[in-house]
RNA sequence: UGUGUUUAUAUAGCCAAUAAUCGUAUAACGCCGGGGAUAGGGCCCGGCAGUUUCUACCUGAAAACCGUAAAUUUUCGGACUACGAGGGCUGAUCAUGGAUGC
Repeated sequence: UGUGUUUAUAUAGCCAAUAAUCGUAUAACGCCGGGGAUAGGGCCCGGCAGUUUCUACCUGAAAACCGUAAAUUUUCGGACUACGAGGGCUGAUCAUGGAUGC
């Protein structure tokens, strides 16, 4: 330098952009007050705190525990909200860069 392969960018098309993915926050968690149920029960209301944070702070299943009393416990699974990040896929070569074979 020529040629082949591969990769990235660029260009083009399609899709998305009120979606999905990932990260941060928070553990959908902790504490307190009032009321309520009682093994066919284990709930309701309110407050505080937690986030450089608005909102939310619930739900399902399983296991245990409480011998009728006032108190629940553990495990597994399921969201929303706020902020931040990258758009995703397909195909080609007129181009450019990287790698590599001859």
Molecule: Purine riboswitch aptamer
Organism: Paenibacillus yonginensis